The part of an RNA shown here (small-subunit ribosomal RNA, central domain) has 348 nucleotides and comes from an uncultured bacterium.
The full RNA is in RNAcentral, with records from ENA and SILVA.

Context: one part of a larger RNA
RNA sequence: CUGGGCUUAAAGGGUGCGUAGGCGGGCAUACAGGUCAGAUGUGAAAUCCCACGGCUCAACCGUGGAACUGCAUUUGAAACCGUGUGCCUUGAGCAAACUAGGGGUGUGCGGAACUUCCAGUGGAGCGGUGAAAUGUGUUGAUAUUGGAAGGAACACCGGUGGCGAAAGCGGCACACUGGGGUUUGUCUGACGCUGAGGCACGAAAGCUAGGGGAGCGAACAGGAUUAGAUACCCUGGUAGUCCUAGCCGUAAACGCUGAGCACUAGAGGGGAGAUGGUUCGCCGUCUCCGCUCGUAGCAAAAGUGUUAAGUGCUCCGCCUGGGGAGUAUGGUCGCAAGGCUGAAACUC
Numbered sequence: 001c002u003g004g005g006c007u008u009a010a011a012g013g014g015u016g017c018g019u020a021g022g023c024g025g026g027c028a029u030a031c032a033g034g035u036c037a038g039a040u041g042u043g044a045a046a047u048c049c050c051a052c053g054g055c056u057c058a059a060c061c062g063u064g065g066a067a068c069u070g071c072a073u074u075u076g077a078a079a080c081c082g083u084g085u086g087c088c089u090u091g092a093g094c095a096a097a098c099u100a101g102g103g104g105u106g107u108g109c110g111g112a113a114c115u116u117c118c119a120g121u122g123g124a125g126c127g128g129u130g131a132a133a134u135g136u137g138u139u140g141a142u143a144u145u146g147g148a149a150g151g152a153a154c155a156c157c158g159g160u161g162g163c164g165a166a167a168g169c170g171g172c173a174c175a176c177u178g179g180g181g182u183u184u185g186u187c188u189g190a191c192g193c194u195g196a197g198g199c200a201c202g203a204a205a206g207c208u209a210g211g212g213g214a215g216c217g218a219a220c221a222g223g224a225u226u227a228g229a230u231a232c233c234c235u236g237g238u239a240g241u242c243c244u245a246g247c248c249g250u251a252a253a254c255g256c257u258g259a260g261c262a263c264u265a266g267a268g269g270g271g272a273g274a275u276g277g278u279u280c281g282c283c284g285u286c287u288c289c290g291c292u293c294g295u296a297g298c299a300a301a302a303g304u305g306u307u308a309a310g311u312g313c314u315c316c317g318c319c320u321g322g323g324g325a326g327u328a329u330g331g332u333c334g335c336a337a338g339g340c341u342g343a344a345a346c347u348c
Base pairs, nucleotide, nucleotide: 004319005318006317007302008301012316014201015200016199017198021194022193023192025088026087027086028085029084030083031082033081034080035077036076037075038074039073040072041071042070049065050064051063052062053061054060091191092188093187095184096183097182098181099180103177104176105175106174107173108172109171110154114150115149116148117147118146119145120144121143125136126135162169163168206247207246208245209244210243211242215241216240220236221235222234223233258315259314260313261312262311263310266293267292268291270289271288272287273286274285275284276283277282297304298303321348322347323346330341331340332339333338
């Protein structure tokens, strides 16, 4: 290389957009680059293979043949690939009408709870636990009533329900804005799929600068527990959690299952729309999204099963025993933390 794989054994890139490249719908026609066929030339000898022969055999050697699967020139073929031209509408996109949604960004507003402060009532405990103690309270706490301020999160609705490429998204209103679905079949006429590099997005934690800081709470302090207790429990509590601008670029970033297209039994729920019927209760049909069970098939099994892990095609990423090790080194990115790329000796 051929070959084998990637849900759980090693292996799907965190996600998208997209460059090069690879691959690509139907009809007609031309060319002849690929492709196929014939001819000619060449493909040194030796070697290999076949036949016969020479050393007593064999190795070895000699003669002849075949082969040298290749290359070039030339003559043809035209199905397929390719290229050119013309056309088509089913792929793709556009349009019109309708439609669901926590999709995104910004601004404003709201109530419950919480904490703090002020004032009233009140008068001895409160708090916390398995039990306690630290803590807090006659300088009047806890409780309760009224008022003020502040920050963060949005109970019920809420749902194997919705939206988004993923990360993710949930009070209400407004403004701006992305995508999807259905129906019609208006328009373009293959404009498509994938995508090495590249670019963009990317939870939490962390970093820089400036704000903010109610609750929670790494670190830290104290109280307990315990043989010890650098923990689990309790009382406090700083960074952080929040906002703005920038960086970081990682996760069990998971469906541990890359994207696209086509085909291959069914059944039962949910969501969105269209359409026909209707006794207005609902019933049937079509499309899209999401879930459960299950046939064939597949699978080591668990399981999967039209949302495939079935049957095929195209493109990308990745795997090749465990440890050493995601380490060392080099490169590159980053303010740093560190990220990406990524071995070997040795050992079992």